[in-house]
Notes:
Predicted 3D model of a 65-nucleotide RNA (Pistol ribozyme). It matches the Rfam family "Pistol ribozyme". A reference for the family is Teplova et al. (2020), "Crucial Roles of Two Hydrated Mg(2+) Ions in Reaction Catalysis of the Pistol Ribozyme", Angew Chem Int Ed Engl. Gene Ontology term of the family: catalytic activity. Its mean pLDDT, the model's own confidence on a scale to 100, is 87.
RNA sequence: ACUCGUCUGGGCGAGGAUAAAUAGUAAUUAGGCCCAGAGCGUCCCGGCGGCUGCCGGGGGUUUAG
Numbered sequence: 001a002c003u004c005g006u007c008u009g010g011g012c013g014a015g016g017a018u019a020a021a022u023a024g025u026a027a028u029u030a031g032g033c034c035c036a037g038a039g040c041g042u043c044c045c046g047g048c049g050g051c052u053g054c055c056g057g058g059g060g061u062u063u064a065g
Stems, first nucleotide, its partner, number of pairs: 002015004006038006025064003032040001043058006
């Protein structure tokens, strides 16, 4: 250099061709490892629908170091 932990950049971590995880400071949260931005997933409300669902709106874990 490559791939992965939602996306871009950075951080932290893992793996060796795979795409996962008991890792990623500790706990907490439905909220995904963190920050900035995003607003994908998630949560709440309304509408539609025979059904796994679809559309619109809102919001966007928290505390400590």